């Protein structure tokens, strides 16, 4: 150097163009003599990064990053 894929919570992944969610984690409370494990709650996102399209982008388009595969 061409192509092809990925990027969303701390981690592993969702999310038909219309209010970003689960699990696990971490915190709180219950209960336990205590720990664990069990129940119940809470917090926690510039969706990689710019720019377009659109009444409305996480999703559609364009460029750039970052990482992986494959071909010389």
């Nucleotide at each position: 150097g061409g192509c092809c894929g990925a990027c969303u919570a701390g981690c592993u992944c969702a999310a038909u163009g219309g209010u970003a969610g689960a699990g696990c984690a971490a915190c709180u409370g219950a209960c336990u003599u205590u720990u664990a494990a069990u129940c119940a709650g809470u917090g926690g996102g510039u969706u990689c990064c710019g720019a377009g399209u659109u009444c409305g982008a996480g999703c559609c388009u364009c460029g750039g990053g970052u990482c992986g595969g494959u071909c010389a």
The RNA shown here (transfer RNA) has 72 nucleotides and comes from a soil metagenome. The prediction has a mean pLDDT of 81. It matches the Rfam family "tRNA". From the family's description: Transfer RNA (tRNA) molecules are approximately 80 nucleotides in length. Rfam links the family to the GO term triplet codon-amino acid adaptor activity. The family's RNA type in Rfam is transfer RNA.